A computed fold for a 344-nucleotide RNA from a Microbacteriaceae bacterium, annotated as Bacterial RNase P class A.
The organism belongs to Microbacteriaceae, within Bacteria.
Its mean pLDDT, the model's own confidence on a scale to 100, is 79.
Rfam family: Bacterial RNase P class A. The family's RNA type in Rfam is ribozyme.

Order: sequence, then C1' cells, then structure tokens
RNA sequence: GAGGUCGACCAGACGGUCGCGGCUAUUUUGGUCGAGGAACGUCCGGGCUCCACAGAGCAAGGUGGUGGGUAACGCCCACCCGGGGUAACCCGAGAGCAAGUGCAACAGAAAGUAAACCGCCAGGCAACUGGUAAGGGUGAAACGGUGGUGUAAGAGACCACCAGAGGAUUGGGAGAUCAGUCCUGCUGGGUAAACCUCACCUGGAGCAAGGUCAAAUAGGGAUGCGUUUAGACUGCUCGUUUAGCAUCCGGGUAGACCGCAAGAUACCAGUGGCAACACUGGUGCUAGAUAGAUGGCCGUCACGGGAAACCGUACAGAACCCGGCGUAUCGGUUGGCCUCUUCA
Repeated sequence: GAGGUCGACCAGACGGUCGCGGCUAUUUUGGUCGAGGAACGUCCGGGCUCCACAGAGCAAGGUGGUGGGUAACGCCCACCCGGGGUAACCCGAGAGCAAGUGCAACAGAAAGUAAACCGCCAGGCAACUGGUAAGGGUGAAACGGUGGUGUAAGAGACCACCAGAGGAUUGGGAGAUCAGUCCUGCUGGGUAAACCUCACCUGGAGCAAGGUCAAAUAGGGAUGCGUUUAGACUGCUCGUUUAGCAUCCGGGUAGACCGCAAGAUACCAGUGGCAACACUGGUGCUAGAUAGAUGGCCGUCACGGGAAACCGUACAGAACCCGGCGUAUCGGUUGGCCUCUUCA
C1' cells in the first nucleotide's frame, strides 16, 4: 500500500424570530425540559395489574454440546465437537436410530425377518438341481476395507493390519471432550427441521390491565335452572371458592383524576474476572401527550457530489416500562486482527 474479517461511535450543528406540550415560579411574564439506533416487527423474556385465598395431575407447548452471566430468556460470554475458509473468522434445529413405529420415487434379484440377475464351482446327454456372495451390473446408498491362509468354488470361516461398535482402564481438563493401552470376529447403512424416547422449563389475560371520584337511568321486564344446580380459577379432571347464573327485550351514562415515569436507571473511576458481567465509590435526572405536542422561516457552518452556479443529507417517529433478537438504513469518524506485496 492492497484485500479480507470482527467491532465501536455519530445520525447534522449554531444564532435569530414566530409557534406548541410538560414542570416550576415572583404566574401581566420568566426559567427549564421536550422523539430512536432502531421508537419498526410483536418474535422471545420479564417487571407491574387483575382473575384469586391458593393448589395437584394430565394434555398442550417450548428449549436441547459443556460451563458461566443475567430478574429471566429461545439472549450474551467462554470453551468442546462437526463443517467452510490459506488465515483472521464464519456456520451448526449440536441429546437418543442395537426402545418402538415409519419414510426413501425410479432402477435393481434384493433397500431390514434383506437378497441371487449375470457370473464361479459340483452333478447331469440336456432340461435342470445343489453350493456361493469373492468378481460384474443397477442405484444416492448393496451391509466393513486391504493383503493372505483355506476351499470343489468361495465366504471373518480363519489370520495380520486398519476402521467402526462394545467392554475395561491410564493421563490432562470443573465439564463437554482430548491423547493413549488392553480385550472381543461383534460388523446392524440414512433420516428424529419424521412420529417417538430422554432431560429441563411453562397458570391465564393484559395499561383498551386495573383503580378512585362524579353524573345519569328503569337496583326495569320475561323465560329457564337454582346448594342434588350454576358460576369463577379462561384445554380437561380433581380440588378450592361464591350464591346466584344463563338467554332475550328495553332504558341511561361514556366526564375528571390516578395508573404515567426515580428506574432489574444513565455516565465516570477503581477492584475482581479470558470475557459476558459483578461489587464499591462518585456524579446526574434527560418527553409523558390523550384526537394526540417536540415545529415553521431566515442566516452561517458541517458532510457528500459538482469547475462553478447549485443540488443532496437516509431508515424513519414515543403512548405502561425494561432486557434481548430480527428487519430497514444516505453518509461520516475510528479501532483490533488475518493474508499478500514493497521498503528500511
């Protein structure tokens, strides 16, 4: 210098003028604050509120290497194994197929109680019969591989080595696992993002949750059931609990306030930890609307394009809050690591 890979931050600024919402005050007018890195998706996890005084079981659903972090998670960090890449790094729906049941078109003799088409060997005049799975064919895959012994011809039938599987054991590591040694001829492929098995986890509903105050009407009518019944706990059963419940007709109100922002909080420093993060100390308060505010204009500057004039500045906007993940995005600043080339 070129290429690659993994991150971090910013997301226009300043001044003037007019306008909007909250809070506050000395309330004629001042002060102060006012939309994000994703506020989007509603995909996860919670806080909070109610069911409710509070459960058990089944069903259903979710997660799936090991260890750690966290309020918790399907998230984050580190490591292990497998795959990709020269590498830095990236990806993995990563437990179990000798528990069971399935699926794999066509081809092929046969695709799991496997199997004999060609071939080889033996008998036979021949048709054919018996043996065989070493050679050939089909197929994505043919049920261990190589070399020998042996055989009528062969075959783990036997032997040596290798691979897999099972058993025993040594060392490193918290562990997943890694590196070895010995025994066994046992040789049973793929698929569980197939049903299933195993381990762990899970009440439901949701701020339009839920409360307080005020106001108004007709605390209206009919039918059915009513402690042997019905309702609630929102899939079912048990259990608990309540005394009314269900359906239809008819009438009135829909206003104000709380919930509503000081929090599993932000930033800085130190300590511990490989890290995620934790602890200690300090500094700070940064929207709370309710038909829904956070804006318009002017000037200068910033960034990018352009010779200049000039043009452009993305994705997009709070609605109970927080921790994540996914998606969208014009541009700018910047760091670590890897590879190649060149120079000293």